[in-house]
RNA sequence: CUCUUAUUGAGAGAGGUGGAGGGAUGUGCCCGAUGAAACCCGGCAACCGGCAAGGUAUUAUAGCCUUGAAAAGGUGCCAAUUCACACAAAGCGGUUACGCUUUGGGAAAUGAGAG
Numbered sequence: 001c002u003c004u005u006a007u008u009g010a011g012a013g014a015g016g017u018g019g020a021g022g023g024a025u026g027u028g029c030c031c032g033a034u035g036a037a038a039c040c041c042g043g044c045a046a047c048c049g050g051c052a053a054g055g056u057a058u059u060a061u062a063g064c065c066u067u068g069a070a071a072a073g074g075u076g077c078c079a080a081u082u083c084a085c086a087c088a089a090a091g092c093g094g095u096u097a098c099g100c101u102u103u104g105g106g107a108a109a110u111g112a113g114a115g
Stems, first nucleotide, its partner, number of pairs: 001115008013041001015040003021031003025086004042078003047074002051068006082107001087104007
């Protein structure tokens, strides 16, 4: 980097360093010197692994499924729904432009697996 798969309406500091940017992209709309990014500390969270209990299967394991506790195992995350919309269909509203709702898809992020 590509592919597969799961999740994305919850949660997380009034700390230190730092100094102007940040929210993926486009448009919009926001956040920011009452201090951005980044780093440190702090915190949130059970995706993977490990642990416990139960189920299934078995001679018995392994495996698979469910539940639980756990954050000094491996990631991840800590403004706004993944900030909104971005493509298609249906419904509703509107003279048009266009708007709203639902569904599906795409994109993105993160985990796990594969190349």

This is a predicted structure of a 115-nucleotide RNA (SAM riboswitch aptamer (S box leader)) from Peribacillus deserti. The model forms 97% of the base pairs in the Rfam consensus. The coordinates come from a structure-prediction model, not an experiment, and the mean pLDDT is 83. The sequence was found by an Rfam model in a public genome assembly.